[in-house]
RNA sequence: UCGGGCUUUUGUAACUGACGGAUAAGUGGUUCACCACGUGGAAGCAAAAGCACCGCAAAAUGUCGACCGUCUGGGCAGUUCAA
Numbered sequence: 001u002c003g004g005g006c007u008u009u010u011g012u013a014a015c016u017g018a019c020g021g022a023u024a025a026g027u028g029g030u031u032c033a034c035c036a037c038g039u040g041g042a043a044g045c046a047a048a049a050g051c052a053c054c055g056c057a058a059a060a061u062g063u064c065g066a067c068c069g070u071c072u073g074g075g076c077a078g079u080u081c082a083a
Stems, first nucleotide, its partner, number of pairs: 002055003005051008015041002017071005026037004061077004
C1' cells in the first nucleotide's frame, strides 16, 4: 500500500407461506403450504467515513420473514464440482 474485521450513514435488496394456539397475529382469491395488495420485518450487496483491532480471514456451517408450536418452500454468505 492492500485486504479482513468492527461501527455509523446512504443506496439497493431477495425472501416475507400453511395449520393450530392466545379475547386479537391482515384482506380477497385459488388449480391450495400459492397469487395480488397491505401492515410490519429483513439477511445480503455496493459506496463513503472512522477505528486504539487483525494479516491464511478458512472450515465445521452460519444466517433472513411478526409471539409460541408443528411443518412447507425459498433467499443470502461460505465450500466443492460442472457448463

This is a predicted structure of an 83-nucleotide RNA (ZMP/ZTP riboswitch aptamer (pfl RNA motif)). The prediction has a mean pLDDT of 75.